[in-house]
Context: one part of a larger RNA
RNA sequence: CGCAGGAAAUUUGAGGAGCGCUGUCCUUAGUACGAGAGGACCGGGAUGGACGCACCGCUGGUGCACCAGUUGUCACGCCCGUGGCAUAGCUGGGUAGCUAAGUGCGGAAUGGAUAAACGCUGAAGGCAUCUAAGCGUGAAACCAACUCCAAGAUGAGAUUUCCCAUUCGAAAGAAGUAAGACCCCUUGAAGACGACGAGGUAGAUAGGUCAGAGAUGGAAGCGUAGCGAUACGUGAAGUUGACUGAUACUAAUCGGUCGAGG
Numbered sequence: 001c002g003c004a005g006g007a008a009a010u011u012u013g014a015g016g017a018g019c020g021c022u023g024u025c026c027u028u029a030g031u032a033c034g035a036g037a038g039g040a041c042c043g044g045g046a047u048g049g050a051c052g053c054a055c056c057g058c059u060g061g062u063g064c065a066c067c068a069g070u071u072g073u074c075a076c077g078c079c080c081g082u083g084g085c086a087u088a089g090c091u092g093g094g095u096a097g098c099u100a101a102g103u104g105c106g107g108a109a110u111g112g113a114u115a116a117a118c119g120c121u122g123a124a125g126g127c128a129u130c131u132a133a134g135c136g137u138g139a140a141a142c143c144a145a146c147u148c149c150a151a152g153a154u155g156a157g158a159u160u161u162c163c164c165a166u167u168c169g170a171a172a173g174a175a176g177u178a179a180g181a182c183c184c185c186u187u188g189a190a191g192a193c194g195a196c197g198a199g200g201u202a203g204a205u206a207g208g209u210c211a212g213a214g215a216u217g218g219a220a221g222c223g224u225a226g227c228g229a230u231a232c233g234u235g236a237a238g239u240u241g242a243c244u245g246a247u248a249c250u251a252a253u254c255g256g257u258c259g260a261g262g
Stems, first nucleotide, its partner, number of pairs: 001152001005163007015149004021049007033038001051106005059100004066093005071086006110144003117137004164262001166175003180258004184200005205251003208247005214240003221234005
């Protein structure tokens, strides 16, 4: 821009894409078969490999604004307690998120039409013949089925709901609006930017605060014991990024633009 008014939502599916793999074991059954050795078809069940999709409850990894320990040095006047730098100084752990090595699921079943092949009936050609007319069985391939995209499918589909018939103008057209949308702002398990989602005071959208979860692992100060290093008590202490909930304390103020007359 189009889809002959303007919107919001829900959809149909022409068409397209994806998937499509396979082992072993048990049973049927030591049966059929076979002198024996050996050893099935058909059917039923279990469990794997690789591959794919999803997820983070479990096991782990990572986790550069979390916690603790510790070395050297500098600083805060000194002690104590802290801070800076040294690969994040090094080391031990670790929330959320992201993840695999973790765990959940998938291939199927079924139908249609077939290939090779196997048949029925059957002439040409008194017989025979699956074929010439006609009718069947038959494969991981094909078409459906399963998953995803999809009306620019210009053949532009469908349904529901909302907005109405304004003003100027001879007309062309223009203007202010409606429903609605956007700008702007707070933002997100969304994201390169656009986009998409949640919100904008009639508000829990983000931050803060409070209360938890989880993490770390017993803060500082004081007291006690010891010459002291240190230990114990106060006390599962103190601290704590992303997680959960609550709370208008802070910021989303005030505003602006577009948008039908069929």
Large-subunit ribosomal RNA, domain VI from an uncultured Erysipelotrichaceae bacterium, 262 nucleotides, folded computationally. Its mean pLDDT, the model's own confidence on a scale to 100, is 90.